[in-house]
RNAcentral holds the sequence, with entries from ENA. Predicted 3D model of a 1519-nucleotide RNA (small-subunit ribosomal RNA) from a Clostridiales bacterium. The coordinates come from a structure-prediction model, not an experiment, and the mean pLDDT is 82.

C1' cells in the first nucleotide's frame, strides 16, 4: 500500500530418547431416545420404524340470476258447499319469499400428505423451440339470424337381500343437432418485399372451399354471460451444452438396436409406431450390469478448501392398496372419478355387492421413539355465485411433550459465640461457615381482586374476559444433576480385599485404593444435568490448498513400445485456455452488515451488500494452445578409431577326479573331535603304462571389464548387439516418459529325447543324543549337463523407477582424446565409466553427498496401523507344482524404524585375583562329635536354604531357660497408669495336693513425713469398678534399625562448559605407569566430590622421661640402685630421598648404596555409589490386622538329645617324622580371679577330698605349657588306632532315670592314606604343638584369642572361576533364571468349503390373454342431416385382429439364510512335547524353489547381508 479478521492441543509403543504409525479424549450440532430430576413464560419443532392395516367423525362443493319439477309458508283472481247473507270451511290459476333431488355450468388437474420408485434431461444452472399448448384473467376487432329433436327428473308397472337396475308414457333448458352469416382463422394454389446459423420464418395481397353463437337478472339504464379471431398475463409440454454417489472380484453392450425414405400419431419434435433398405450405435474420458439414493435452495462443521446431510420453510420430481388401462376435460393418464386383473377387508336371502387416512384428528401393530377422535371461519388465501352468502381439518387459534432455542424466578442487605448438628483430627484443632438462625428490607413468577385491548379506520374476534395495567398479602409457594487418579476444574474418611465393582484411552481393585461403595467435603453446569447414537472437527490420519516410497508402510524382476500427459531457440498470426470491462441470470426465505418491531432475548420486519456459479459480448497477447515460417544447441545419420568373460553356432585343448585293462607290491585303507558302517588276501589303498567317459575350465584375476535386468571367464573359427571417442559432412525436434501390450527372465521344478564323471534333495547304514525323523561319517536316486517346449518366481538389492539441467573439492582405478616433451615413462588437460573420502545442503537417525537421499521439472508404479492375509471366493494364465488379481468377519492398543544407557554373548582384545599352574597339607572312605535333610512323634518349638543356609541365632536345652506337648489352675490378670474403700507392709509352724494353690488361721510385727491430735500425705499391700493390660501370635512382600554379599574390587558421581532435535556423550576414553580413576603425557573440556592413599591401632630399631609389684653389675636375704631386660608416656626413622640403567627429557620400573627396616616393611580397624523386595517382625523398635475366662498367664511332667537313611562341618586315627618310657626336665605368649582364683602341707591308683596361706592381682593363684633330647618296640591290625560295651567310683546341682562331665580296671570295633569330584594355603604363612578366655551350678572335638617349632613352590596366564576397562552382536530391560516358535489337549468367536435344501431379485423363451386404445366389419339396432318414399350418411352394439397386466411353464444367471461333516485363523494367569530364532543363539540367519519329517523345522540348488570372529589383498584417510 492492498487485502483479510481467521488456524490452540493432549494421553497412550520404551529403562529413557527422537521418528512413524494407529488408537483415544477435550468442541460443535440433532426431529433424537434413556435415567435422575423439575417453578414460569415467549418463539419454533414433534412416526426417522411397518409407502404395515384401518373402526369412526370431518377434509370438495358451489350457483334456483342456465333449466324443469318438487316441498313449505305467505298472498290470491276465482270457483264450491254450509247456512245465521255475510260469516265459515274447502278448493285453487298466478305472484312472493324460501328449500333442493335431477338435468345443465364452473371448480373435482388447486389445496392438503409421503418419499416407495427413480443414477434418469429426474433435479440443479445456463440456453433452445423458425418444432408447442394454455380454461379463468387483461387489451382489441367483430358476431349473436332462423329452426329441429330428444333426455333425465317425475308418474305407471316390474326384478333384486342389498347396491343397483330394466321396460313404456311425459317434459325443461345457458343441455345436444343441422342450416345462414364469414375473416385478420384453417386448407390448396398463387404473387411481391424482408429476414435468419440450417431446417426456415415473417409481412402485405389475389382465388377457391370450410368452420360459430346462449341466453340470465332488472322497470329501465344496464350488468353478468355467449361465439370467432389477434395479443399480452399465467401455467404448462420438448430439446440441448455443463455438473449430479459407489463397485473392474461387472469389459465389452446394442435388432427398433443406430440411420435412411414413406406412411400414421401427437399440441409439438423425434423409432414416438409401423413398412422397407442399410450396418450401424455406445464403450478404458468406464459402456453394461450390480448396490444404494428423491434432487435443490439450503442446514451442520471447518480457519479455509473441503466433508457430513437434504427434518421443518421454500422450489421441482415421483407416487397414492399392488399392477395395468383409457374416458372426460383448457389441464389427469386423475389421493377424497371410472373400468380390468392380483392381495387383503367388510355385507350378504350366496345369487352377488362394497372398500381404499402417503389428507386432519384418532385406533391397532411396529419401535428406544414422536401430540387432540379440540375452537373458529375473526384474519390471509382458494372453489362457486351478479351478490348476499355456503364450502375450506389449506389456515388461525388453543390442548399435551423441558423436545430446542430465548427470557425470568427460587429471595437481597447485615450478622461470629466462628451457636448446633455432620465429617475429619496428631484431640490441640480444623471444617461445612456468614452458611444457619436473628435483625431491616424488596415482591419478578405463582395466588387474590379490579379495570381490559391491538388484531377490523363502518359490522363481523374462534383467541379471550387472553395480553398487558392497577391493587392486595406473606419469604412466604419454587433445586437439581454430574464429576472429583492422568488427560480434567475438582480430597478425605470409612467398608470392600484381583471379590463386588470401575472403565471415553492409559488403566484401578491381591488389607493402610484421592480410580469400586457410601459419607463429608470441593469442582463444573443449572430447570435442567448426565449418558448413548449419528454427523464435523481436532486428523496434513487420502495431504488441491497439504503427505510419502534406502532402513519405518511403500519403486513395477529387465526392457520395448501403443494410448495418453509434458516438451529446445527464433518470427509474425489466430485467440480455445489465461485475464480486464459490460449486460443477463444466480426466486423468496436463509446467512452476514445496518437499522426497526414485540419491556429485553429468542423471534418478526425493511434496506443493503453479497450469493465465490453459468451464459452472452467488448476487448489485450506476455504464458500455455492452434496453425505457418524458420533455426540447430535436443535427438538422429554419416566418416575414423580403438576396448571388452556381450550374444549364438561349430570345432579343438591340457590338467583333475572316476571306471576298465595289465605291471610291480602286501596288509590295511578310509572316515572323524574320537569311532563305525565301508573297502581290502577273490589282493585293496599306493604306484606305474595303457584305455574309456563326462563335466568344469587352476594361474592370468583386479570394490578391473562387457550386458536393460537375469548374467557372461579355457583356446579358434563363422555370425552378430550395443556402448565410447574424434570429426562437424546430413536431417531438423524426428525428444522424455509410458496405464494396456509384446519380449527377456537366476535358481528350484515340468514334458519329449538324450546323457551320466563328479556332486548331491529323498532314501539306507554308521555315529552322536534322554530322544536326533538333523549337524558329523560311508553309501545313494532324481537332478546337476545337452535339444526342444514350458514354468515367470528370488534378499530378481544399491532393498534407491526413468530423463533433463544446475550446485566445492580431493584421490585411485578401466577406455579414448589433446597439449608440452627426444621419449611409449612424467607431468598438465579433457570425455566416458567405476570405487573411496570429505564441504555445503538434505535427513528421525543411520546417513546420502556430481554414480545424491541436495536444487528444480516432466511421466509411470507403489503406500495409508498391526494381525487375519499375499489367504478365501471369483477371474485370468499353467500339464502339474502353482503364478496374477485380491477382500471381509473377528482381534489387538500397539506393530515398527534409527539411535541411546545397561544388561548378556557357548564374540572379541587388555589386565587382575591361591582363579589355574607349581607345591605343602586336606576334605570326599573309617569310627566319634556336632549341625541340616528326611522320617517320626502329643510335641520333636522357631528362624537362617547355592556361593552368601547347615560347630548357623545358641558365648553353652537335666529343673528354669523354652517360645512345643499332655494335664492341672486363674481371668483388669505374671507386668504398667488412673479411681473409691479400707488396711502399714510383712508374715513362720501346720493340712489336702504332683505343684501352682488353697483351708485354717494365728504367733510375730507395727515404721516413714506434715499436723489444730479428729486425721492428712508418700510409698506398699488387700477389695471392687471399668479405662486397659498382655501375645517369641501373621505380615522382614507395610517398616525402622542392624547385618551378609558382590568386595578393600576401583570404581561411582557432581558444577560448569563443549557436542548432539533428544535419551545421552564428553570430563572416566587414547599412549604409559600402578595394588589402585595411582601417577605421568596428550585431549572441549576445567575443576570438584564419595571411594584409593594418607592421617588411627599393633607389631619391628633407637633416643629420651619415669620407675613399683618389675629388673639386678652387691656370693644370699634384707636394704640399695635403675646400667640392662622389661613396662608405658613422647619423640626420631623409610621419603623412590641419593646412585645407576631404561623409559617420552615424564610417571615410573629395574639394579645398588646407605640402614633395625626399601618401594602400602607386616598385621588390624576402615567397607563408595549401589545390587540380591537378600537375612531379621524370635534382640529391639513399629504401622495395620488378629486374640482377650485366651493365641494371655501360673505349674507339674515330657519334648527340643527320636533314628532305616542322605548331606555339611569338626575331632581322632590309619603309624616308626611313630606309640611307649625316662617325666617331678628346659624355654612361651595373652589372659582370668571374691557367691572368685586357690597356694602349700595331708588323704586318695586316680577325678578328686580335707584343712587352709596370699590375692580384687606386673606384688597372689590359676601354672603343668607341648612338641624337644634320649632308650625300648621293629612293620604286626601292631606296644597302631581307640570307638563301643560292663563293674567301681568322683563333681557340679532341689534333681543327673529320659538328658551332665570326669576318672579307675576290663573291653578293644571300623580303620593299612580314601573312587568320581572338591578344600585351603605364598611366610613367620601352610602344617604342627600345646596355653588361655568368653558363656557357665555342671557340661566344648565349637568359637575367640595366645603364643613355640616351621617349610615347599610360582615357568607362566593357553585354559577353569570370579572381577574390572575398551569394544561389538542383540528380537534382553523382572534385563539369559529374558525372550520365544510351532504341533497337540481344552473352551470359545467369527469364517472358508460342502451331497444339499429353502427363499430373493433381475431379465429372457413359449402359454394363456382382463380391462381398454386402434384397425376392420358381412350380424342387430338406430331421435335430428338428406330424400317424396326407399333408403343414405352417420352412430351404438356385436364379432374378429394387433398390442397388452397379471398368471403359467422353462432353463439357466444373481444374491442371501440355512447344512451332517471338514478346513485353516482368532482369543484364553499358572496343560503336553520339544528349542526353530533373538549372542557366532551354540549347524550364522533370511528369500525363492523342491523334497522329507510328531512339532518348531531339517537338507539340496541359487541368491542376499538386513552375518559375529580371524586373517590375507586392494582402496581410502593422515603422518
Nucleotide at each position: 500500500u492492498u487485502g483479510c479478521u481467521a488456524g490452540a492441543g493432549a494421553g497412550u509403543u520404551u529403562g529413557a530418547u527422537c521418528c512413524u504409525g494407529g488408537c483415544u479424549c477435550a468442541g460443535g450440532a440433532c426431529g433424537a431416545a434413556c435415567g435422575c430430576u423439575g417453578g414460569c413464560g415467549g418463539c419454533g419443532u414433534g412416526c426417522c420404524u411397518a409407502a404395515c392395516a384401518c373402526a369412526u367423525g370431518c377434509a370438495a362443493g358451489u350457483c334456483g340470476a342456465a333449466c324443469g319439477g318438487a316441498g313449505u309458508c305467505a298472498u290470491g283472481a276465482g270457483g264450491a258447499a254450509g247456512c245465521u247473507u255475510g260469516c265459515u270451511u274447502u278448493c285453487g290459476a298466478g305472484u312472493g319469499a324460501c328449500u333442493u333431488a335431477g338435468u345443465g355450468g364452473c371448480g373435482g388437474a388447486c389445496g392438503g400428505g409421503u418419499g416407495a420408485g427413480u443414477a434418469a434431461c429426474g433435479c440443479g444452472u445456463g440456453a433452445g423451440c423458425a418444432a408447442c399448448c394454455u380454461g379463468c384473467c387483461u387489451u382489441u376487432c367483430a358476431g349473436a339470424g332462423g329452426g329441429g329433436a330428444a333426455u333425465a327428473a317425475c308418474a305407471c308397472a316390474g326384478u333384486g337381500a342389498a347396491a343397483a337396475c330394466u321396460g313404456u308414457a311425459c317434459u325443461a333448458a345457458u343441455a345436444c343437432c343441422g342450416c345462414a352469416u364469414a375473416a385478420a382463422g384453417u386448407g390448396a394454389c398463387u404473387g411481391u418485399c424482408c429476414c435468419g446459423c440450417a431446417u426456415g420464418g415473417g409481412a402485405c395481397g389475389g382465388u377457391c372451399a370450410c368452420c360459430a353463437a346462449a341466453g340470465g337478472a332488472g322497470c329501465a339504464a344496464u350488468c353478468c354471460g355467449c361465439u370467432g379471431a389477434a395479443a399480452g398475463a399465467u401455467g404448462g409440454g420438448c430439446u440441448c451444452g455443463c455438473g449430479u454417489c459407489c463397485g473392474a472380484u461387472u469389459a465389452g453392450a446394442u435388432a427398433g438396436u443406430u440411420g435412411g425414405u414413406g406412411a400414421g400419431g401427437u399440441a409439438a419434435c423425434g423409432g414416438c409406431c409401423c413398412a422397407c433398405c442399410a450396418a450401424g450405435u455406445c464403450u478404458g474420458c468406464g459402456a453394461u450390469c450390480g448396490g444404494u439414493a428423491g434432487c435443490c435452495g439450503g442446514a451442520c462443521u471447518g480457519a479455509g478448501a473441503g466433508g457430513u446431510u437434504g427434518a421443518a420453510c421454500g422450489g421441482c420430481c415421483a407416487c397414492a392398496u399392488u399392477g395395468g388401462g383409457a374416458c372426460u376435460g383448457a389441464g389427469a393418464u386423475a389421493c377424497g372419478g371410472c373400468c380390468c386383473a392380483g392381495a387383503c377387508u367388510c355385507c350378504u336371502a350366496c345369487g352377488g355387492g362394497a372398500g381404499g387416512c402417503a389428507g386432519c384428528a384418532g385406533u391397532g401393530a411396529g419401535g428406544g421413539a414422536u401430540a387432540u377422535u379440540a375452537g373458529g371461519c375473526a384474519a390471509u388465501g382458494g372453489g362457486g355465485g351478479a351478490a348476499a352468502c355456503c364450502c375450506u381439518g389449506a389456515c388461525c387459534u388453543a390442548g399435551c411433550a423441558a423436545c430446542g432455542c430465548c427470557g425470568c424466578g427460587u429471595g437481597a442487605a447485615g450478622g461470629a459465640u466462628g451457636a448446633a448438628g455432620g465429617u475429619u483430627u496428631u484431640c490441640g484443632g480444623a471444617u461445612u461457615g456468614u452458611a444457619a438462625a436473628c435483625u431491616u428490607c424488596u415482591u419478578u413468577g405463582a395466588c387474590g381482586a379490579g379495570g381490559g385491548a391491538c388484531g377490523a379506520u363502518a359490522a363481523u374476534g374462534a383467541c379471550g374476559g387472553u395480553a398487558c395495567c392497577u391493587c392486595g398479602a406473606a419469604a412466604a409457594c419454587a433445586a437439581g444433576c454430574c464429576a472429583c487418579g492422568g488427560c480434567u476444574a475438582a480430597c478425605u474418611a470409612c467398608g470392600u480385599g484381583c471379590c463386588a465393582g470401575c472403565a471415553g484411552c492409559c488403566g484401578c481393585g491381591g488389607u493402610a485404593a484421592u480410580a469400586c461403595g457410601u459419607a463429608g467435603g470441593u469442582g463444573g453446569c443449572g430447570a435442567g444435568c448426565g449418558u448413548u447414537g449419528u454427523c464435523c472437527g481436532g486428523a496434513u490420519u487420502u495431504a488441491c490448498u497439504g503427505g510419502g516410497u534406502g532402513u519405518a508402510a511403500a519403486g513395477g524382476g529387465c526392457g520395448u513400445g501403443u494410448a495418453g500427459g509434458c516438451g529446445g531457440a527464433u518470427a509474425a498470426g489466430c485467440a480455445a485456455g489465461u485475464c480486464a470491462g459490460a449486460u443477463g441470470u444466480g426466486a423468496a426465505a436463509u446467512g452476514c452488515a445496518g437499522a426497526g418491531g414485540c419491556u429485553u432475548a429468542a423471534c418478526c420486519u425493511c434496506u443493503g451488500a453479497g450469493c465465490u456459479g453459468c451464459a452472452u459480448u467488448u476487448g489485450a497477447a506476455a504464458c500455455u494452445g492452434c496453425a505457418u515460417a524458420u533455426c540447430u544447441u535436443g535427438a538422429g545419420u554419416g566418416a575414423u578409431g580403438g576396448a571388452g568373460a556381450g550374444g549364438u553356432a561349430a570345432g579343438c585343448g591340457g590338467a583333475a577326479u572316476u571306471c576298465c585293462c595289465g605291471g610291480u607290491g602286501u596288509a590295511g585303507c578310509g572316515g572323524u573331535a574320537a569311532a563305525a558302517u565301508g573297502c581290502g588276501u577273490a589282493g585293496a589303498u599306493a604306484u606305474c603304462g595303457g584305455g574309456a567317459g563326462g563335466a568344469a575350465c587352476a594361474c592370468c584375476a583386479g570394490u578391473g571389464g562387457c550386458g536393460a535386468a537375469g548374467g557372461c571367464g579355457g583356446c579358434u573359427u563363422a555370425c552378430u548387439g550395443g556402448a565410447c571417442a574424434u570429426u562437424a559432412a546430413c536431417u531438423g525436434a524426428c525428444g522424455c516418459u509410458g496405464a494396456g501390450g509384446c519380449g527377456c527372465g537366476a535358481a528350484a521344478g515340468u514334458g519329449u529325447g538324450g546323457g551320466g564323471a563328479g556332486c548331491a534333495a529323498a532314501c539306507a547304514g554308521g555315529a552322536u543324543u534322554a530322544g536326533a525323523u538333523a549337524c558329523c561319517c560311508u553309501g545313494g536316486u532324481a537332478g546337476u549337463c545337452c535339444a526342444c517346449a514350458c514354468u515367470g518366481u528370488a534378499a530378481a538389492c544399491g532393498a534407491u523407477g526413468g530423463a533433463u539441467a544446475c550446485u566445492a573439492g580431493g584421490u585411485g582405478u578401466g577406455g579414448g582424446g589433446g597439449g608440452a616433451c627426444u621419449g611409449a615413462c612424467c607431468c598438465c588437460u579433457u570425455c566416458c565409466g567405476u570405487g573411496c573420502c570429505g564441504g555445503a545442503g538434505u535427513a528421525a537417525a543411520c546417513a546420502c553427498a556430481a554414480u545424491a537421499a541436495g536444487u528444480a521439472u516432466c511421466c509411470c508404479a507403489c503406500c495409508u496401523g498391526g494381525g487375519g492375509a499375499g489367504u478365501a471366493c471369483g477371474g485370468u494364465c499353467g500339464c502339474a507344482a502353482g503364478a496374477u488379481u485380491a477382500a471381509a468377519a473377528c482381534u489387538c492398543a500397539a506393530a515398527g524404524g534409527a539411535a541411546u544407557u545397561g544388561a548378556c554373548g557357548g564374540g572379541g582384545a587388555c589386565c587382575c585375583g591361591c582363579a589355574c599352574a607349581a607345591g605343602c597339607a586336606g576334605u570326599g572312605g573309617a569310627g566319634u562329635a556336632u549341625g541340616u535333610g528326611g522320617a517320626u512323634u502329643a510335641a520333636u518349638u522357631c528362624g537362617a536354604u547355592g556361593c552368601a543356609a547347615c560347630g548357623c541365632g545358641a558365648a553353652g536345652a537335666a529343673c528354669c531357660u523354652u517360645a512345643c506337648c499332655a494335664a492341672g489352675g486363674c481371668u483388669u490378670g505374671a507386668c504398667a497408669u488412673c479411681c473409691u474403700a479400707c488396711u502399714a507392709a510383712c508374715g513362720a509352724a501346720g493340712u489336702a495336693g504332683a505343684g501352682a494353690u488353697a483351708c485354717a488361721u494365728u504367733a510375730g510385727g507395727u515404721g516413714c513425713c506434715c499436723c489444730u491430735c479428729g486425721g492428712g500425705g508418700a510409698a506398699a499391700g488387700u477389695a471392687g469398678a471399668g479405662a486397659c493390660a498382655g501375645g517369641u501370635g501373621g505380615u522382614g512382600c507395610a517398616u525402622g534399625g542392624u547385618u551378609g554379599u558382590c568386595g578393600u574390587c576401583a570404581g561411582c558421581u557432581c558444577g560448569u562448559g563443549u557436542c548432539g532435535u533428544g535419551a545421552g556423550a564428553u570430563g572416566u576414553u587414547g599412549g604409559g605407569u600402578u595394588a589402585a580413576g595411582u601417577c605421568c603425557c596428550g585431549c572441549a573440556a576445567c575443576g570438584a566430590g564419595c571411594g584409593c592413599a594418607a592421617c588411627c591401632c599393633u607389631u619391628g630399631u633407637g633416643g629420651u622421661u619415669a620407675g613399683u609389684u618389675g629388673c639386678u653389675a652387691c656370693g644370699c636375704a634384707a636394704g640399695a640402685g635403675c646400667a640392662c631386660u622389661c613396662u608405658a608416656g613422647c619423640c626420631a626413622g623409610a621419603c623412590u630421598g641419593c646412585c645407576g640403567u631404561u623409559g617420552a627429557c615424564a610417571a615410573a620400573a629395574c639394579g645398588g648404596a646407605g640402614g633395625a627396616a626399601g618401594g602400602u616393611g607386616g598385621g588390624g580397624a576402615u567397607g563408595a555409589c549401589g545390587u540380591c523386595a537378600a537375612a531379621u517382625c524370635a534382640u529391639c523398635a513399629u504401622g495395620c490386622c488378629c486374640u482377650u475366662u485366651a493365641u494371655g498367664u501360673c505349674u507339674u511332667g515330657g519334648g527340643c538329645u527320636u533314628c532305616a537313611c542322605a548331606c555339611g562341618u569338626a575331632c581322632u586315627a590309619c603309624a616308626a617324622u611313630g606309640g611307649c618310657g625316662c617325666g617331678g626336665a628346659a624355654c612361651a605368649a595373652a589372659g582370668a580371679g571374691c557367691a572368685g582364683c586357690g597356694a602349700a602341707c595331708c588323704c586318695g591308683c586316680g577325678a578328686g577330698g580335707g584343712c587352709a596361706a596370699g590375692c580384687g592381682a606386673a606384688u597372689c593363684u590359676c601354672g603343668a605349657a607341648a612338641a624337644g633330647g634320649c632308650g625300648c618296640c621293629c612293620c604286626a591290625g601292631u606296644u597302631c588306632a581307640g570307638a563301643u560295651u560292663g563293674c567301681a567310683g568322683g563333681c557340679u546341682g532341689c534333681a543327673a532315670c529320659u538328658c551332665g562331665c570326669c576318672u579307675g580296671c576290663a573291653u578293644g570295633a571300623a580303620g593299612c592314606c580314601g573312587g568320581a569330584a572338591u578344600u585351603g594355603c605364598u611366610a613367620g604363612u601352610a602344617a604342627u604343638c600345646g596355653c588361655a578366655g568368653a558363656u557357665c551350678a555342671g557340661c566344648a572335638u565349637g568359637c575367640u584369642g595366645c603364643g613355640g617349632u616351621g617349610a615347599a613352590u610360582a615357568c607362566g596366564u593357553u585354559c577353569c572361576c570370579g572381577g574390572g576397562u575398551c569394544u561389538u552382536g542383540u528380537a534382553c530391560a523382572c534385563a539369559c533364571c529374558g525372550c520365544c516358535c510351532g504341533u497337540c489337549a481344552a473352551a470359545c468367536c467369527a469364517u472358508g468349503a460342502a451331497a444339499g435344501u429353502c427363499g430373493g431379485a433381475a431379465a429372457c423363451a413359449c402359454c394363456c390373454g382382463a380391462a381398454g386404445u386402434c384397425u376392420g366389419u358381412a350380424g342387430u339396432c338406430u331421435a335430428a342431416c338428406c330424400g317424396c318414399a326407399a333408403g343414405g350418411a352417420g352412430g351404438a352394439c356385436g364379432c374378429a385382429g394387433c398390442c397388452g397386466a397379471a398368471g403359467g411353464u422353462g432353463g439357466g444367471u444373481u444374491c442371501g439364510g440355512u447344512g451332517a461333516u471338514u478346513g485353516g485363523g482368532g482369543u484364553u494367569a499358572a496343560g503336553u512335547c520339544g528349542u526353530a530364532a533373538c549372542a557366532a543363539g551354540g549347524u550364522a540367519g533370511c528369500c525363492g524353489u523342491a523334497u522329507c519329517g510328531g512339532a518348531a523345522g531339517g537338507u539340496g540348488c541359487g541368491g542376499c547381508u538386513g552375518g559375529a570372529u580371524c586373517a590375507c589383498c586392494u582402496c581410502c584417510u593422515u603422518u
Its Rfam family is "Bacterial small subunit ribosomal RNA". Rfam links the family to the GO terms ribosome and structural constituent of ribosome.